[in-house]
RNA sequence: GCACGGGUAGCUAAGUGGCUAAGGCGUCAGGCUGCAGACCUGAAGAUCAAGGGUUCGAGUCCCUUCCCGUGCU
Numbered sequence: 001g002c003a004c005g006g007g008u009a010g011c012u013a014a015g016u017g018g019c020u021a022a023g024g025c026g027u028c029a030g031g032c033u034g035c036a037g038a039c040c041u042g043a044a045g046a047u048c049a050a051g052g053g054u055u056c057g058a059g060u061c062c063c064u065u066c067c068c069g070u071g072c073u
Stems, first nucleotide, its partner, number of pairs: 001072007010025003018056001027043005049065005
């Protein structure tokens, strides 16, 4: 340099055009406990890498850029 895959919450991860974006771990609160852990219940937390475009409507499709990974030269 070229090709491909990926970037969604503190970590992980689903979501391939239709409302208000799942789940797990963690965090916080409560229950339980002598205390803690485990377990149970609840809550908060995501401008979906950045910018632009298409569309009535974009995490999802298109373009550019940035970052990570794999392969090739």